This is a predicted structure of a 398-nucleotide RNA (Bacterial RNase P class A).
Parts: sequence; C1' cells; structure tokens
RNA sequence: CGAGUCGGCUGGGCGGUCGCGUCGGCACCCCUUCGGGUGCCGCCGAGGAACGUCCGGACUCCGCAGAGCAGGGUGGUUGCUAACGGCAACCCGGGGUGACCCGCGGGAAAGUGCCACAGAAAACAGACCGCCGGCGACAAGCCGGUAAGGGUGAAACGGUGGGGUAAGAGCCCACCAGCACCCCGGGUGACCGGGGUGGCUCGGUAAACCCCACCCGGAGCAAGGCCAAGAAAGGCCCGCGCCGCAAGGCAAGGGCCGGCGCAGGCGUUCGAGGGCUGCUCGCCCAAGCCUGCGGGUAGGCCGCAAGAGCCUGUCGGCAACGGCAGGCCGAGAUGGAUGACCGCCCAGCGGCGAGCGAUCGCCGCGGACAAAAUCCGGCGUACAGGCCGACUCGUCCG
Repeated sequence: CGAGUCGGCUGGGCGGUCGCGUCGGCACCCCUUCGGGUGCCGCCGAGGAACGUCCGGACUCCGCAGAGCAGGGUGGUUGCUAACGGCAACCCGGGGUGACCCGCGGGAAAGUGCCACAGAAAACAGACCGCCGGCGACAAGCCGGUAAGGGUGAAACGGUGGGGUAAGAGCCCACCAGCACCCCGGGUGACCGGGGUGGCUCGGUAAACCCCACCCGGAGCAAGGCCAAGAAAGGCCCGCGCCGCAAGGCAAGGGCCGGCGCAGGCGUUCGAGGGCUGCUCGCCCAAGCCUGCGGGUAGGCCGCAAGAGCCUGUCGGCAACGGCAGGCCGAGAUGGAUGACCGCCCAGCGGCGAGCGAUCGCCGCGGACAAAAUCCGGCGUACAGGCCGACUCGUCCG
C1' cells in the first nucleotide's frame, strides 16, 4: 500500500423567538372545606433500538384436601445470572491460507411411521441388464447361483489388494475406515491420546410419533387497592346558552354509575348452578342460576419512578460476571407533553470558478431508523452518515 476479520463509540452542535408536559416557588383569583384556576420564575423532559411483544423475571390478585392422566418448554460441557430459550469460555463437527466464521449439537444398535422422481430393488432385503451352472438342441426359453460389473438415484447394505470359486461374496487373509465392549493415561467435564478383544459392517429422518434427562400453577398494571356517599333518594362527567374584565356562577340538553324493572328458560335433595384455575375421578357448597330487552360498564387518586439503578476507581476471574470504595438522581403523560421557525457552524452530496497540484472560494440541497405508557434482564428486527481500536493474509522497502 492492497485485500479482509472481529469489536466498540456516535446518532448533529450553538444562539434567538414562540409553544407543550410533570414538579417546585411567588403573586392574584375562585371555592363552605378539601381543593382548583391564571400569570411569572426555576429544575427536568425519549432511544440505541423507546420498536416487535419472542423469552425470562420483579410486582399484584386468584389457587395451593387427595388420586390419576394430560399439556408446554429446554437439550454438547463447565460456568455466569434474580431468572432465561440469554451470555462467556471450552469440546465436537463443518468452512476458510489466515484473523475468524457457522451448527434447532441428547437418543435412529428400544419400538412405530416416512423416504418424492428415477430405479429391478429404498431396508429382517432384493435379480432389470450382465456373469456362472443345469435342463434344453451350443438357439429361444425355464430353473438355480451371484451384489464382483452396468444402469437409476440425494442415498444401493464398508474401501484397496490378494487368496478362493463354476461365477462370486468378509467366504478367508493383510492394511485402512467405522462400530460395540474392556483396560491404561490426561481433563471438574463435554472429550482427547494410547492399547486390546469382537462380529466383520449396522442407510437417512426425532423442526415425525416416540424414548431419556431437567424445568414449568393460572391470569396480568385494563394486575390490584382506595375515594364513597346514598339506597329510585341520588351521585359523577360533558355541556347549548346567559352573567362577570377574569377566575368563576347559573344552566337547556346529553352521557354514565350504584341499583331497578319486564319477558323467556332451567332448577330446589331424583338438585340447576358454583368451588377445588388444563382434564377426569373424587370431595365440598348449594337455592337460586342463565339469556334477552329498557340500556349504556362512568369520574378521580394510588400503584408510578431510588432501581437485580447509573458513573468513576480498584480488586478477583481467560471471560461472562462478581466484591469493595466514592459520587449521582436522570420523563411520568392518560386522547396521551418532549415541538415549530430563523441565523451561524459541522459532516455529506451536486454545480460553477480559481490553481500545475494538494486545495480554496461561492451557490444550492441537506442529517437515517424510529418515538416512552408498571418496571427490569435479554433476544430479534430497522438504521443516512461519521469516529476509534485489535488482528490476519499478500506485495514492496529498510
């Protein structure tokens, strides 16, 4: 210098004007009170993914006599973690010259199923062509042997050589590959290295059923709790319009809640229905229950922002991660705030001009993906552009 591999960071900046949300302070106003409104000032005000809602947890409510049966998830090993299907290191297999990357990585020698097309045959084997033997007439044909050769296929029942044979075949032998079992050594372990024995050889598929090991109650912040009175008497919300400078007051009308009414059906021990939150048995409760209609599921507060929290340093560990010390407080809406405009600058792109050139000047365009809604840890996905670090291979120079 060229070609690559891996990892991390960032996600426009400054100023001005106007605007929005939570909270705090001050002033004024309204209200019987609680409290509320307006104005000014101050603090804070999205993300690396806030996203998808895929996995795990915190938190909340319900359940947690008994017996049996289902169902779901995970899957090399050892660690990390609150937990995980996450992460780290390692093992095995595959790819790359290499840095490094990829693997939904238990069991197919328990059982069952399936294996398109082609092919004779797709799995306890099997004869289409060929080869060999017999009968036959040395033909055709028939019978038998043969998986060595041909052909098909993703895959055809170990490979090479020799012996053997009518032809052949692990039929026998040597070497190699593979499998099972045993022994020795190393490693926490997955596993690795070495030796021996054996029958000679066993196809693939478990993201098919299944088997093995381990794990798993259900529902979710619309969880859940309170305000909260009253019992057809009411209460809450929105609000046409009128009065007032305004806050506010009055208020037509509308919506909603607790609860109420009507009709039909089933049922009161020969028991509807409910509970034991997957199902069944079993056990327990049981006089009401179900459907439709009038007629529709309101308002406010808490939960809710100090947490498996963030930053810095240090120690342990290869690492994931953990310990200790110091410091910091960083959104909380509920029709849902976090924005708009202007100027300058910074990347970037285009055009014109100047210069031998590096480059400079002017003009125009111009910054992605996407945005909290109980919180946290992950994963996955999207992303214009910019910055940094470590490493590998090749070439050249010293």

Overview
Rfam family: Bacterial RNase P class A. Its family is annotated with tRNA processing, dimeric ribonuclease P complex and ribonuclease P activity in the Gene Ontology. A source record names the gene rnpB. RNAcentral holds the sequence, with entries from ENA.